[in-house]
This record gives sequence, C1' cells and structure tokens, in this order.
RNA sequence: GGGCCUAUAGUUUAGUGGUAGAACAGCGCAUUUGCAAUGCGCAAACAGCAGUUCGAUUCUGCUUAGGUCCA
Repeated sequence: GGGCCUAUAGUUUAGUGGUAGAACAGCGCAUUUGCAAUGCGCAAACAGCAGUUCGAUUCUGCUUAGGUCCA
C1' cells in the first nucleotide's frame, strides 16, 4: 500500500427498512436485627460524516478504530 471482517448501554450481546430488546453491572423500593439472596421498578446505547428512501441500527460511499490475509 491492497483485499476481507467487525463497530449497538459500563460489560457481553439480540435486532435482514417502520417505537432499539435482553443478561450482568448501577440506582431506588419491598423483604431482613443487619448483610447476602430474592421480587418489583428506574436510568443508561446504534463509531463519525454524507447519500438512497416517506422512513436507515439495517442499504451505499468515505473517514476513524480494531482484527485478519497478501505484498
């Protein structure tokens, strides 16, 4: 330098064009003498910039970061 793959919550992840879900972690409440466990609830995310589209996490291009292969 070139080819390919990946990027969603603090972490691990689901989601093949129509309201972004879950688990763990965090916070609150209940339960307990207290802690843990358990139950209920709350907050929290689509790497960035453009394009296509009535509508984009999803499709396309570029950039960024990571991985892999070739040179």